Predicted 3D model of a 478-nucleotide part of an RNA (small-subunit ribosomal RNA, 5' domain) from a Minisyncoccota bacterium. Rfam family: Bacterial small subunit ribosomal RNA. Rfam links the family to the GO terms ribosome and structural constituent of ribosome. The prediction has a mean pLDDT of 84.
[in-house]
Context: one part of a larger RNA
RNA sequence: GGAUGAACGCUGGCGAUGUGGAUAAGGCAUGCAAGUCGAACGGCUGUAGCAAUACAGCAGUGGCGAAUGGGUUAGUAACACGUAGAUUUACCAACCUUCUACUCAGGCACAACCUGGAGAAAUCCAGGCUAAUUCCUGAUGGUCCCGCAAGGGUAAAGAUUUUUCGGUAGAAGAUGGGUCUGCGUCCUAUCAGCUAGUUGGUGAGGUAAUGGCUCACCAAGGCUAUGACGGGUAGGCGGAGUGAGAGCUUGACCGCCAACAAUGGCACUGAGACACGGGCCAUACUCCUACGGGAGGCAGCAGUCGAGAAUAUUCGACAAUGGGGGAAACCCUGAUCGAGCGACAUCGCGUGUGGGAUUAAGAUCUUCGGAUUGUAAACCACUUUUAUGAGGGAAGAAUUUUGACGGUACCUCAGGAAUAAGGGGUGACUAAACUCGUGCCAGCAGUAGCGGUAAUACGAGUGCCCCGAGCGUUAUCC
Numbered sequence: 001g002g003a004u005g006a007a008c009g010c011u012g013g014c015g016a017u018g019u020g021g022a023u024a025a026g027g028c029a030u031g032c033a034a035g036u037c038g039a040a041c042g043g044c045u046g047u048a049g050c051a052a053u054a055c056a057g058c059a060g061u062g063g064c065g066a067a068u069g070g071g072u073u074a075g076u077a078a079c080a081c082g083u084a085g086a087u088u089u090a091c092c093a094a095c096c097u098u099c100u101a102c103u104c105a106g107g108c109a110c111a112a113c114c115u116g117g118a119g120a121a122a123u124c125c126a127g128g129c130u131a132a133u134u135c136c137u138g139a140u141g142g143u144c145c146c147g148c149a150a151g152g153g154u155a156a157a158g159a160u161u162u163u164u165c166g167g168u169a170g171a172a173g174a175u176g177g178g179u180c181u182g183c184g185u186c187c188u189a190u191c192a193g194c195u196a197g198u199u200g201g202u203g204a205g206g207u208a209a210u211g212g213c214u215c216a217c218c219a220a221g222g223c224u225a226u227g228a229c230g231g232g233u234a235g236g237c238g239g240a241g242u243g244a245g246a247g248c249u250u251g252a253c254c255g256c257c258a259a260c261a262a263u264g265g266c267a268c269u270g271a272g273a274c275a276c277g278g279g280c281c282a283u284a285c286u287c288c289u290a291c292g293g294g295a296g297g298c299a300g301c302a303g304u305c306g307a308g309a310a311u312a313u314u315c316g317a318c319a320a321u322g323g324g325g326g327a328a329a330c331c332c333u334g335a336u337c338g339a340g341c342g343a344c345a346u347c348g349c350g351u352g353u354g355g356g357a358u359u360a361a362g363a364u365c366u367u368c369g370g371a372u373u374g375u376a377a378a379c380c381a382c383u384u385u386u387a388u389g390a391g392g393g394a395a396g397a398a399u400u401u402u403g404a405c406g407g408u409a410c411c412u413c414a415g416g417a418a419u420a421a422g423g424g425g426u427g428a429c430u431a432a433a434c435u436c437g438u439g440c441c442a443g444c445a446g447u448a449g450c451g452g453u454a455a456u457a458c459g460a461g462u463g464c465c466c467c468g469a470g471c472g473u474u475a476u477c478c
Base pairs, nucleotide, nucleotide: 001478002477003476004475006474007473008472009471010470013349014348015347016346017345018344019342020341026305027304028303030302031301032300035064036063037062040061041060043058044057045056046055047054048053071260072259073258080185081184082183083182084181085180086179087178091177092176093175096173097172098171099170100169101168102167103166104138105137106136107135113128114127115126116125117124118123144153145152146151158165159164186232187231188230193223194222195221198220199219200218201217202216203215204214205213235257236256237255238254239250240249241248242247262283263282264281265280266279285296286295287294288293313339315338316337317336321335322333323332324331325330352382353381354380355379362373363372364371365370388414389413390412391411392410396405422467423466424465425464426463428447429446433462434461435460436459437458443450444449
C1' cells in the first nucleotide's frame, strides 16, 4: 500500500447493486416451511329434487410426492474431495422418451361406517357390514429368469365417456446413482514399531453388485524412516485476497461434492433413506397429567432467551422462474420473487453556480507598521441535481385472463439556496505551525522517543495538511 461476512469511536443527505449469527452443532414460546388427486374407491354431511340423480364439502381406503427443495459444518486426514480411468465377465433405477407384445378368469379381506367397551388425555380394544387402480389365486406368455439340454418358473387395473389417461412384461435411450483403481491433498518422531477378521486362500451366507462385507475351515501373513501406528488441527474443490511473478494466506456470499439433523443405536416402507419437519429403543433436557400415563426436537423462514466486540422483519405474493399433485380447472410451495432494517461493502450523485474589496466586522498572530482567516462572507445575478408538493405513469405477461413489487421506476410542472459536512493529523519517518496553558505533573506514543519554566511531540485556540458521507482505531492476511 492492498484486502475483510468485520467490530469500536466521532460524524451522517440520497440512490443502485451486493451483503449481514464468524461466538453456544447452546436452549427454544408462537405462526408458517409438503402436499395433492372425487377422471382409483366406498361412505357421511349439506343444497336442489317426489325420486332417479346432480352439485358442494368432509374424514377414511388407495395412488403419486414427501429421499427433491431449504439449513448447518459438528464429525471426517478419508477414495471425503479434486483429477483421470474402470464396472461386457461385480451393478441398479420411479418419473421421462422410443420400440415390441399383452391387458383373460376368479376369490379373500381391512378402514371408513354401525354396536359395545377402556382412558384425565394421548389413544386403544372387541364384534358386525362394505368398495377399489388395495390384496390373493389361476390362466396365457417372450427378444425375460434358471438350466448343456429336456424342462421348470415369473405379469397385469382399470377410469373417463368418446378419446384420452392408465396397467403388465421385455429391449434401448436419456438422466441419476452404487462400487473399484492410479495420482494429488495440513502439523507433529518430545508418536517407532503397528495389526488377529488382522493378510491371503477354499466354501457358504449376504447385496442391485465386487469384496473379510459376514461366517466356518486352512495358511501366516499384511503395513512401516518414501514416516506405518499414535497425537493435534481441519469439511474438500471451483474459487477469493495479495504479489511483477514464483509464492504465501484463505475457503463468507455464488456453484459442485460430502457429512449431519437434541445425543447414541436400529431397522421398516420404498425405484431411491437406514429418512431434518417418518417409525422403534436407550440417554439427557423441556412440557402436560386425574400420578395410572403421555407429548416434543428451528443446523427450514421469521422471532425469543443466552453467551458475545458483533450480525436484520414474528413483512407481502405465488405476478414471474422452478418444484409436487392433478386429464384439467386448480391447490400447495418461508424454494423463489419482492419489500423492511444496518454507511457492512462497492459504485454513482449532491450539500450550489457566476460575479463580488472598502480586502467589512469578528477572531488569531504581531517587530504594533501590519499579516492571516479571505472572494471566504455580506451583496448582486442565476440554476434546481437532490429534497418537498402537485399531475401523469410503465415494462416485467408467455397473442384471452392474470403484477406481490407499486401508484414503484420514469416523465412533466411548481416554489425556494432552499433539505444536506465531517473525521483524522500537523517534531522526524510523513503532507501540514504559530500563540497560550502546564512544568518528568497532567499527559502523548506505530518506532526511536516527547514532558524537570520559552514544549512546532502534552492540553486549548487559530491557521494549515489529508481524505470526504465518511474518517480514524483495533484485529487478521499478503